Predicted 3D model of a 153-nucleotide RNA (Lysine riboswitch aptamer) from Sedimentibacter saalensis.
């Protein structure tokens, strides 16, 4: 050097990544109640719980959600989010949760295609590598990059 594995650090996805917080706002509701009055109606004051929206800020990238369960220990799905259906929960067609779909994006990889880098005396050809398109697979114990160690060439 270069391959593989181990440990550590740092880092991408996405302005709708993911958690808390929760300003404002709408709704509840001119409802309840309270007081008065010509009283089965009228007037005047007038909430609030729960749930919703999410600015700001903070923690971070299995963030996190969910299942099960030896009980706060293990394990096991999920790559992210939108929109739809259907379950489930809720006063609720709002919201959260699960499963299932399409498209969408991000990440490794396999084919093709086109352009670039290196290589060569030149030219092209093979070979490696990086971009993009396009069709597949696969998963977050992932994937990128750095630095140790340890094993082979």
């Nucleotide at each position: 050097g270069u391959a593989u594995a181990u440990u550590a650090c740092a880092g991408a996805g996405g302005u709708u990544g993911c958690g808390a917080u929760g300003a404002u706002c709408a709704a509840g509701a001119g409802u309840a109640a309270a007081a008065g009055c010509a009283c089965a109606g009228c007037u005047u004051u007038g909430a609030a719980a729960g749930g919703g929206u999410g600015a700001u800020u903070c923690g971070c990238c299995g963030a996190a959600g969910g299942g099960a369960u030896u009980c706060u220990u293990u394990c096991c799905c999920u790559g992210g989010g939108c929109u739809u259906a259907c379950a489930u929960u809720u006063a609720a067609g709002a919201g959260a949760u699960g499963u299932a779909a399409u498209a969408c994006u991000g990440u490794u990889u396999u084919u093709a295609u086109a352009g670039g880098a290196u290589g060569c005396u030149u030219c092209c050809c093979a070979a490696u590598c990086c971009u993009a398109u396009a069709a597949g697979a696969g998963a977050g114990a992932g994937c990128u990059g750095u630095a140790a160690u340890a094993u082979g060439c």
Rfam family: Lysine riboswitch aptamer. From the family's description: Riboswitches are metabolite binding domains within certain messenger RNAs that serve as precision sensors for their corresponding targets.